[in-house]
């Protein structure tokens, strides 16, 4: 690296458009706004580690939240176990 299994967090938010349904109500998709999450990725003001050591290099599950995610399911998913 491959395959299989496990795998968290955060909106039952609001408004608009289109469709379905239709007594009220509701519902699906798309988009805007606000709020929120961090365990793909990315970044760093960074614990820690190393070196030719007051400089340089590496760098987390820490921090930031750009991306991504919070509307089940699906998908994604660090990390852990097993397998070839």
């Nucleotide at each position: 690296a491959u395959g299989c299994g496990g795998g968290a967090g955060a909106g039952u938010g609001u408004c608009g458009g289109c469709g379905c349904a239709c007594a009220c109500g509701g519902u699906g998709c798309c988009g805007g706004c606000c709020g929120c999450c961090g365990a793909a990725g990315g970044c760093g003001c960074a614990a820690c580690c190393g070196g030719c050591c007051c400089c340089c290099g590496g760098a987390a599950a820490c921090g930031c939240u750009c991306a991504g995610g919070c509307u089940u399911c699906c998908a994604g998913g660090a990390c852990c176990g097993c397998u070839u």
A computed fold for an 84-nucleotide RNA from a soil metagenome, annotated as Glycine riboswitch aptamer. RNAcentral holds the sequence, with entries from MGnify. Rfam family: Glycine riboswitch aptamer. Rfam's curators write: This family represents the bacterial glycine riboswitch.